[in-house]
RNA sequence: AGAGUUUGAUCCUGGCUCAGGAUGAACGCUAGCGGCAGGCUUAACACAUGCAAGUCGAACGGCAGCGGGGAUUCACUUCGGUGAAUCUGCCGGCGAGUGGCGCACGGGUGAGUAACACGUAUGCAACCUGCCUCUGUCAGGGGUAUAACUCUGCGAAAGUAGGGCUAAUACCGCGUAUAUUCCCGGAGGGCAUCCUCCGGGGAGGAAAGGUUUCGGCCGGACAGAGAUGGGCAUGCGGCGCAUUAGGCAGUUGGCGGGGUAACGGCCCACCAAACCGACGAUGCGUAGGGGUUCUGAGAGGAAGGUCCCCCACACUGGUACUGAGACACGGACCAGACUCCUACGGGAGGCAGCAGUGAGGAAUAUUGGUCAAUGGGCGCGAGCCUGAACCAGCCAAGUCGCGUGAGGGAAGACGGUCCUAUGGAUUGUAAACCUCUUUUGUCGGGGAGCAAAAGACGUCACGUGUGGCGUUCCGAGAGUACCCGAAGAAAAAGCAUCGGCUAACUCCGUGCCAGCAGCCGCGGUAAUACGGAGGAUGCGAGCGUUAUCCGGAUUUAUUGGGUUUAAAGGGUGCGCAGGCGGAAGAUCAAGUCAGCGGUAAAAUUGAGAGGCUCAACCUCUUUCGAGCCGUUGAAACUGGUUUUUCUUGAGUGAGCGAGAAGUAUGCGGAAUGCGUGGUGUAGCGGUGAAAAUGCAUAGAUAUCACGCAGAACUCCGAUUGCGAAGGCAGCAUACCGGCGCUCAACUGACGCUGAGGCGCGAAAGCGUGGGGAGCAAACAGGAUUAGAUACCCUGGUAGUCCACGCCGUAAACGAUGGAUACUAGGUGUGGGGGGACUGACCCCCUCCGUGCCGCAGCUAACGCAAUAAGUAUCCCACCUGGGGAGUACGAUCGCAAGGUUGAAACUCAAAGGAAUUGACGGGGGCCCGCACAAGCGGUGGAGUAUGUGGUUUAAUUUGAAGCAACGCGAAGAACCUUACCAGGGCUUGACAUCCUACUAACGAACCAGAGAUGGAUUAGGUGCCCUUCGGGGAAAGUAGAGACAGGUGGUGCAUGGUUGUCGUCAGCUCGUGUCGUGAGAUGUUGGGUUAAGUCCCGCAACGAGCGCAACCCCUAUCUUCAGUAGCCAGCAUAUAGGAUGGGCACUCUGGAGAGACUGCCAGGGACAACCUGGAGGAAGGUGGGGACGACGUCAAAUCAUCAUGCCCCUUAUGGCCAGGGCUACACACGUGCUACAAUGGCGUAAACAAAGGGAGGCGAGCCCGCGAGGGGGAGCAAAUCCCAGAAAUAACGUCUCAGUUCGGAUUGUAGUCUGCAACUCGACUACAUGAAGCUGGAAUCGCUAGUAAUCGCGAAUCAGAAUGUCGCGGUGAAUACGUUCCCGGGUCUUGUACACACCGCCCGUCAAG
Repeated sequence: AGAGUUUGAUCCUGGCUCAGGAUGAACGCUAGCGGCAGGCUUAACACAUGCAAGUCGAACGGCAGCGGGGAUUCACUUCGGUGAAUCUGCCGGCGAGUGGCGCACGGGUGAGUAACACGUAUGCAACCUGCCUCUGUCAGGGGUAUAACUCUGCGAAAGUAGGGCUAAUACCGCGUAUAUUCCCGGAGGGCAUCCUCCGGGGAGGAAAGGUUUCGGCCGGACAGAGAUGGGCAUGCGGCGCAUUAGGCAGUUGGCGGGGUAACGGCCCACCAAACCGACGAUGCGUAGGGGUUCUGAGAGGAAGGUCCCCCACACUGGUACUGAGACACGGACCAGACUCCUACGGGAGGCAGCAGUGAGGAAUAUUGGUCAAUGGGCGCGAGCCUGAACCAGCCAAGUCGCGUGAGGGAAGACGGUCCUAUGGAUUGUAAACCUCUUUUGUCGGGGAGCAAAAGACGUCACGUGUGGCGUUCCGAGAGUACCCGAAGAAAAAGCAUCGGCUAACUCCGUGCCAGCAGCCGCGGUAAUACGGAGGAUGCGAGCGUUAUCCGGAUUUAUUGGGUUUAAAGGGUGCGCAGGCGGAAGAUCAAGUCAGCGGUAAAAUUGAGAGGCUCAACCUCUUUCGAGCCGUUGAAACUGGUUUUUCUUGAGUGAGCGAGAAGUAUGCGGAAUGCGUGGUGUAGCGGUGAAAAUGCAUAGAUAUCACGCAGAACUCCGAUUGCGAAGGCAGCAUACCGGCGCUCAACUGACGCUGAGGCGCGAAAGCGUGGGGAGCAAACAGGAUUAGAUACCCUGGUAGUCCACGCCGUAAACGAUGGAUACUAGGUGUGGGGGGACUGACCCCCUCCGUGCCGCAGCUAACGCAAUAAGUAUCCCACCUGGGGAGUACGAUCGCAAGGUUGAAACUCAAAGGAAUUGACGGGGGCCCGCACAAGCGGUGGAGUAUGUGGUUUAAUUUGAAGCAACGCGAAGAACCUUACCAGGGCUUGACAUCCUACUAACGAACCAGAGAUGGAUUAGGUGCCCUUCGGGGAAAGUAGAGACAGGUGGUGCAUGGUUGUCGUCAGCUCGUGUCGUGAGAUGUUGGGUUAAGUCCCGCAACGAGCGCAACCCCUAUCUUCAGUAGCCAGCAUAUAGGAUGGGCACUCUGGAGAGACUGCCAGGGACAACCUGGAGGAAGGUGGGGACGACGUCAAAUCAUCAUGCCCCUUAUGGCCAGGGCUACACACGUGCUACAAUGGCGUAAACAAAGGGAGGCGAGCCCGCGAGGGGGAGCAAAUCCCAGAAAUAACGUCUCAGUUCGGAUUGUAGUCUGCAACUCGACUACAUGAAGCUGGAAUCGCUAGUAAUCGCGAAUCAGAAUGUCGCGGUGAAUACGUUCCCGGGUCUUGUACACACCGCCCGUCAAG
């Protein structure tokens, strides 16, 4: 000193939370010792029991008890005495009593108290003071009672009554006395009432003895002084609420009394009507105050336990008595509540003293010891009393100190934990083991200081009472502290935490469960956040939690905040109080400043020392100190109801001037509506497309004329003017307010602001009375709509208008209070003045207003910027997280509506401002795409094939799910495949590695079984390497044991790899620089252009990368090389074929090249990029096609291609077998095929391809079969042979519009082929059968040229099994005006409360919990 938390990210505002310190604490776990300090915060609740205030015999009468003495009597006797009884106060003493002093201290508590209670400082000329100190004086002489005691009663008791006796330092007179008081005279002083002293006279109040060693000592009375302690008064200071604003009747004052120690309405009679209060009275709530304590850098904030001072209280309330002192904690009386005793008549009591008990509570100790010390009371003293005090006990409740060992010791042990696991890491020098030490504890021994006085005795000085010296007496704590010795590492470590904040990480378990959590938040199968473990971190005899206070929080801001938009400027003016205030002098000294003095108790805090072994603790010394009081000065500033001046602030005056400022009255035209009359006829009106309500043949709308009514004032008109704001607009008149400029004549600070207060205050609304044309809440009707209590239409009442009165609010906004001064410029505009030219405009300067741009500066940013949100001063108002809520209650205003003032409980961790990047918009601009449009052909209807859903099933294995799943994985399920189901059978296993034993291995024919498999006989066979010939080894098999194998089991949301999609869309980024507090921006935007972020130009950017394009392949033209199995122009042979010779020209094949680059021309464009047209060319502006897919998105798909983490199964979720299933079938969807026919079907006979494949293969010619095919086998590992016939097309013929010579499903029969095997479940053939279907609803798909459409051919997979898929060629169109709209995309911009990003966010109602 800060940190976490609002957001995708940022800055700010702002709250919440944390880290620190503290405590009279409590709770949880744990616990070795000691020192010091502390210990009912709650029930001022109730209390059993014991103790806490007595003492004095030197005041007194006495003698109950104890001891002693004396006397008498009796008994016993060892004749010494002993014992008992009675008498005797004679002595020591002493219960009870009289009397004195004390009991008003000490100790406890904090209920009450907001008060002179406390603190501080003064005053008392308005007071008292026992004991103590000093001084002076005095103590003469008398008297009367009464308790105890005794007698008699009453009562249960407590107690009490009566008769009688007696004493005092008890009580009462008399004498004397200086107090006090009155009168007279004099002197002095002060502070207003007054005070002091002296003299004379009057009134008037005292006393006590005791003791003695006879020396004295202790007492008594009065007066004065001191000291101490109190009493009273006053200034100032310290709590909350104004949702408490008025309070008060002895109240305020006076005069006179009473009372008191004393002043005083303290009390009383009379008189006056005052007194307190916004500087907060009164009321209510809360509370003992201070020194101090905690915290804080400080200023502050919070607290008042222990210790000290003061106050108050003593069961509750009241009252006085005694006394120096009380209205009295352990006194009295009365009342009340409660408890106890009782014979029921009556009595007793007061722990907020020390212990202790119950209760309350989260919670707080022993019914201890001693007066040894300190202190107190009494006493001459000894001494007694003292729960004050000193000690001990209990309690980790605090603080301080010590210990639980130290050094060495690596096989880095065992064990635990973790991992990349034949090994390593960690626990960890930790342990074991060796050496050493012994604090504390245990045992033994010694053993304090606290003790010095007083007293007693002796002695000395002195001279009779003090002092000195010596001796003696006295320790609760305590045999404690402390010291010495012995044995022995021996007896002594826990608690919390480990996601971030915040130091410290892994494994297992759990699976939004259990739980954690101070805030943010963790947990839904790989949790560093839950629980356990290992390890680590922190502190340590403690550690955590909870509660409370301060801090952090500058989050109430004096130090030290704010108010345009985050919370916050009053709607606006006038103005009392208050606050603040221009220039130059003089004066005073209130504020201010300085010196000195007093006070500010001690303790505490700071500093320095000293004492306990240290420390805490204690002691000593010292210092600081705000404040208050007194006193002496200073005079700059503030102030003065002190004073002299000034003119610049303010005002007045004079002269000009502008204006929708206000009020009242009058006038005007247009429009609208209505009325009357005329013309005129069928519609009008209404709607952004339309309709209806409505009006109209009883004559509307339209049009003409006249009249009436009310309201508003067209153009001018403008970021124009005026006004304090609200607001103000036809014209004229009257009255009236404010403002600007110029002049500088007058006044001379007269000013600014302004809580309360008083006015004004849009619209709506309210009251009364008018008025009412248009408009128009409510209402009615018609539409729209799923509905439409709306938007639209037709009507329409309050109201809108006027007068008077109320209301008092608005996004009353510039969301910006008022005033004054200062601080770059530029450019408009309204009003005034001056200069120059002067004829005017223009121009220059200046004052006031009103706008824009902009510098400095400010701001979180946006922005503000002389009209500040800048720099300063003054005053007012307001704010302190969001919600609850501008709500409730109270008060107040109002006729009401309602306004003003204005909370809390509870709840959340945010709410919010500005800006950024995206995404989105039924926002905008530009552009693209078979996106639409223009076309062609389909799908959706039928039959069928195939996939999917659903259903079914023992199983119908599984994945894929909008586009981007659904003829998809699957380029091919009869068995196999196969993962599914039922059944049979195996358990180290079908497969891999290791170990042991045995055996060479291998192995036909046979039997059982559905097979897997099992059994049996054995025919055959007997291998390789080394050898010391015993054997060993490699490889293989069998048997066995366990490590392990195995899993198409789960998780694609743990992953790799691969793939789809946006999208072949033109984008996505980086470095450096610059801008911004920052997120970010710039570059990449802009002007053109392109298929393209393609290129050009511009530009705080300059460059670069991944994408685009190009480089690669196929294809279109040509050249060259090569020429067989290809070709044949020319030559020759031969003719059925390039068949042969020959040739390589052509086609073709496959190598290498050329060619196209906006290169050329013209125009446009900016002389650019580029575009348009043209030439040449096989091809022209990327020629056509393919491969190639940026940063990223979809937790997209795949654990079932493969790989793989984790989890799961292990005589089974593994492996084998045969059978079944994946082919089911009321249904729904997707994708295809075939059709519905004449641009066609069928028949006959003809023509032209390309690209492929072929040895377990393709299979020719020939023969057989209607055919599928069969027989047979030439040729061909292929430019040679084969598959192989291309088909559409063309030609001819037939059919003639029909469910047909269309269509071919379905079914029957008979076959063919493949294959162990075609039942479930193959394809094909022949004959027969001949279903639906006559062009397909809503909707929807593909395609822009060799494309669509149409026609056939081939291949992969494959034993067989395509209408699918992938390829090939043949024939070969139509259309595109264009970008308004639908879909998707790109880019710029704008709005946003979205960021899981519009499939977002979010509001209300209802229902359930």

A computed fold for a 1409-nucleotide RNA from an uncultured bacterium, annotated as small-subunit ribosomal RNA.